This is a predicted structure of a 98-nucleotide RNA (SAM riboswitch aptamer (S box leader)) from a marine sediment metagenome. The prediction has a mean pLDDT of 83. Rfam family: SAM riboswitch aptamer (S box leader). Rfam links the family to the GO term regulation of gene expression.
RNA sequence: UUAUCAAGAAAGGCAGAGGGAUUAGACCCUAAGAAGCCUUAGCAACCCUUUAGAAAUAAAGAAGGUGCUACUUUCUACCACUUUUUGUGGGUAGAUAA
Numbered sequence: 001u002u003a004u005c006a007a008g009a010a011a012g013g014c015a016g017a018g019g020g021a022u023u024a025g026a027c028c029c030u031a032a033g034a035a036g037c038c039u040u041a042g043c044a045a046c047c048c049u050u051u052a053g054a055a056a057u058a059a060a061g062a063a064g065g066u067g068c069u070a071c072u073u074u075c076u077a078c079c080a081c082u083u084u085u086u087g088u089g090g091g092u093a094g095a096u097a098a
Stems, first nucleotide, its partner, number of pairs: 001098005010040005018029003023077004041069003046065002048061005073093001078090004
């Protein structure tokens, strides 16, 4: 810089009190074991592989590089609109990939 972020997918071991990015509020998860680390398994299909194609792209795949496997990126915050305090869209910030 570009793209995506309402879907999907968990067991075990070590560990031992926090965690859901940050600030505030709300709502949650957690000694029936949080974070973190490791193993195995899985999800997805960004890179990748194959096929078709001039290309755009489409279909199939999953060996490899990442990522992910509570809650919409948990929700709200800023702006616009709105049925007036709820909803929609956008933005900021963040995450991931190339």